[in-house]
RNA sequence: UAAUGAUUGUAGCCUAAAUCCGUCGUUCGGCGGAUGCGGGGGACCCGGUUUAUGGGGCGAAUUCCUCGAGUCAGGAUAGGGCACUUUCAAGCCCGAGCCCGGCAGCUAACCUCGUAGGCGUUUGGAAGAGCAACA
Numbered sequence: 001u002a003a004u005g006a007u008u009g010u011a012g013c014c015u016a017a018a019u020c021c022g023u024c025g026u027u028c029g030g031c032g033g034a035u036g037c038g039g040g041g042g043a044c045c046c047g048g049u050u051u052a053u054g055g056g057g058c059g060a061a062u063u064c065c066u067c068g069a070g071u072c073a074g075g076a077u078a079g080g081g082c083a084c085u086u087u088c089a090a091g092c093c094c095g096a097g098c099c100c101g102g103c104a105g106c107u108a109a110c111c112u113c114g115u116a117g118g119c120g121u122u123u124g125g126a127a128g129a130g131c132a133a134c135a
Base pairs, nucleotide, nucleotide: 004135005134007133008132009131010130012119013118014117018035019034020033021032022031023030024029036115037114038113039112040111041110046105054103055100056099057098058097063076064075065074066073079094080093081092082091084128085127086126087125088124089123090122
């Protein structure tokens, strides 16, 4: 160094929301740039006939029922999440909120925006991969 192993240990989560460089600041952070990731607008072709009851976007977060008018409470549900990855089974949890402003189907070129916030890791089976230790 390579290969092997029924060995031992190890890995943060939701989300696009991360990394690097420069600069300012006492740390956390602020500002700017780049890369990566994510969103919106935007032709031909295709699709669509709608404006009426406006319409549309981000997001998993849609829809229904009950309570009964002052209450936003309860139940269910489309859908979504649970710790290396996939899958199966059980269990647990979420099922919000915000934005545009009369206006947008798809959409190459092109244009443009965001890169926040909140948290702590349930169990078992099967298969697979990385790192470290040991042999």

The prediction has a mean pLDDT of 81. Predicted 3D model of a 135-nucleotide RNA (c-di-AMP riboswitch aptamer (ydaO/yuaA leader)) from a Thermoleophilia bacterium. The sequence was found by an Rfam model in a public genome assembly.